RNA sequence: UUGUUAUCACGAAAGGCAGAGGGACUAGACCCGUUGAAGCCUUAGCAACCCUACACUUUGUAGAAGGUGCUACAUUCUACCGUAGAAAUACGGACAGAUAACCA
Numbered sequence: 001u002u003g004u005u006a007u008c009a010c011g012a013a014a015g016g017c018a019g020a021g022g023g024a025c026u027a028g029a030c031c032c033g034u035u036g037a038a039g040c041c042u043u044a045g046c047a048a049c050c051c052u053a054c055a056c057u058u059u060g061u062a063g064a065a066g067g068u069g070c071u072a073c074a075u076u077c078u079a080c081c082g083u084a085g086a087a088a089u090a091c092g093g094a095c096a097g098a099u100a101a102c103c104a
Stems, first nucleotide, its partner, number of pairs: 001104001003102006013043005021032003026079004044071003049067002051063005075096001080093005
């Protein structure tokens, strides 16, 4: 980096350095930000994919030492398709993306 599978409306922040941007990309919308953005570090936490134990099976219960991940907003929302609707809009799906495990 490609592929496969699973999940993505739950949950969880303080401090230090830094100093203007940020919410993946493009566009629009809506937000966050000098009462301090991104990034880096420390500590804490969340979750339970890998993991551990038990039951005994492809699942359930419990746990959290370790490997990841995460800790504003639904993956912030929309964009493509479908259904309903006069419309606004609502719902579902796809694409794209993120994370994990595995394969090459």

SAM riboswitch aptamer (S box leader) from Neptunitalea lumnitzerae, 104 nucleotides, folded computationally. The coordinates come from a structure-prediction model, not an experiment, and the mean pLDDT is 85.